[in-house]
RNA sequence: GAGUCGACCGGGCGGCCGCGUCGGGACGGGUGACCGUCCCGCCGAGGAACGUCCGGGCUCCGCAGGGCAGGGUGGUGGGUAACGCCCACCCGGGGUGACCCGCGGGACAGUGCCACAGAGAGAAGACCGCCGGUGCACCACCGCCCCUCGGGGCGGCAGGCGCCGGUAAGGGUGAAACGGUGGUGCAAGAGACCACCAGCACCCCCGGUGACGGGGGUGGCUCGGCAAACCCCACCCGGAGCAAGGUCGAGCAGGAGGCGUUCGAGGGCUGCCCGCCCGAGCCUUCGGGUAGACCGCUGGAGGCGUGCGGCGACGCACGUCGUAGAUGGAUGGCCGCCACCCGGUCCGGAGCGAUCCGGUCGGGGACAGGACCCGGCGUACAGGUCGACUCGU
Numbered sequence: 001g002a003g004u005c006g007a008c009c010g011g012g013c014g015g016c017c018g019c020g021u022c023g024g025g026a027c028g029g030g031u032g033a034c035c036g037u038c039c040c041g042c043c044g045a046g047g048a049a050c051g052u053c054c055g056g057g058c059u060c061c062g063c064a065g066g067g068c069a070g071g072g073u074g075g076u077g078g079g080u081a082a083c084g085c086c087c088a089c090c091c092g093g094g095g096u097g098a099c100c101c102g103c104g105g106g107a108c109a110g111u112g113c114c115a116c117a118g119a120g121a122g123a124a125g126a127c128c129g130c131c132g133g134u135g136c137a138c139c140a141c142c143g144c145c146c147c148u149c150g151g152g153g154c155g156g157c158a159g160g161c162g163c164c165g166g167u168a169a170g171g172g173u174g175a176a177a178c179g180g181u182g183g184u185g186c187a188a189g190a191g192a193c194c195a196c197c198a199g200c201a202c203c204c205c206c207g208g209u210g211a212c213g214g215g216g217g218u219g220g221c222u223c224g225g226c227a228a229a230c231c232c233c234a235c236c237c238g239g240a241g242c243a244a245g246g247u248c249g250a251g252c253a254g255g256a257g258g259c260g261u262u263c264g265a266g267g268g269c270u271g272c273c274c275g276c277c278c279g280a281g282c283c284u285u286c287g288g289g290u291a292g293a294c295c296g297c298u299g300g301a302g303g304c305g306u307g308c309g310g311c312g313a314c315g316c317a318c319g320u321c322g323u324a325g326a327u328g329g330a331u332g333g334c335c336g337c338c339a340c341c342c343g344g345u346c347c348g349g350a351g352c353g354a355u356c357c358g359g360u361c362g363g364g365g366a367c368a369g370g371a372c373c374c375g376g377c378g379u380a381c382a383g384g385u386c387g388a389c390u391c392g393u
Stems, first nucleotide, its partner, number of pairs: 001391009011338007019044002022041008046367001050378002053376005058241004070237005075089005090104001091102004105232002110230002112226003127171002129167008139159001141156006179197006198222001200219008245295004254286006266278004302321008340364005346359005
């Protein structure tokens, strides 16, 4: 100098005003539970609170057990409450390397598909070419004959033009064409045969918990690719979600009982009695439960530190810390100082210079916000910090 990976921050302090929960106080309202206003105090979003894509806790419903259907996962071994997450390793691919990527079971269980091009896209295929046989004789060539020297006739034919067949070496098409190289062989060819190599299947030995790796032997000579096509195999999964769910419960309606309707329940006027007026309903109670209120509601698979175990994910022990819980939904606005970033026909300094340091002026601050709670993944993000490693010089 160029890069790879990991961890982290994501403004700080102060003033004024404003908002929400909670605690305290004052005043007002109410029989009361409690409500309202004001004052004081504490606290008050994130690394992703986001997307709601996975997994769990919790709650209700369902459920003897098993199967079908449906969905998901997919190398191996671990971690975890669980996962499609994480760690380590294996295999394949990329990179000089640090390292990165993999939607990584099965294509001899079966079915299906393989665009365009191409003759043929899978027990394939004859378009060109190569080879064998056969036919033709317009043209060319060869031979013989005739001739008026221009040519004509007959025959042959390995060139040529057809037909029948062989051939997968070569050409050509394609992402992909039924192992590769060399030889034998053949009319020409071909795993038809042979040697070596690659690959497949099976067996044995060694290493590993395992995926797998290393070595040896045998076999037929070798039948591509796609399973994010159906499908097969193994394993996993009951459904709905805090508007879950629970407690209390006006009013209205209903059930039961009591009292009452010229012997007046009850109500109004009222502090009470009397009195006057209205008058057919009133009271008690029961269960369900609407509005509404409250609970669920934040202390958890929690954070941090140390030690121990483990390569690691992580686990165990001890210590320590701890105040968001709104419900039309609070966390905002303005100002000052400092820090950071960007810019300047600016000022000063250092340096040969690129540039750097200090000052000054102006500008800027991302992505985005809880709503039951956790673990992940994915995505967004101005600017910045730290660590480890690689390559080049």
Predicted 3D model of a 393-nucleotide RNA (Bacterial RNase P class A) from a soil metagenome. The RNAcentral record of the sequence draws on MGnify. Its mean pLDDT, the model's own confidence on a scale to 100, is 80. Rfam family: Bacterial RNase P class A. By type it is a ribozyme. Rfam describes the family as follows. Ribonuclease P (RNase P) is a ubiquitous endoribonuclease, found in archaea, bacteria and eukarya as well as chloroplasts and mitochondria.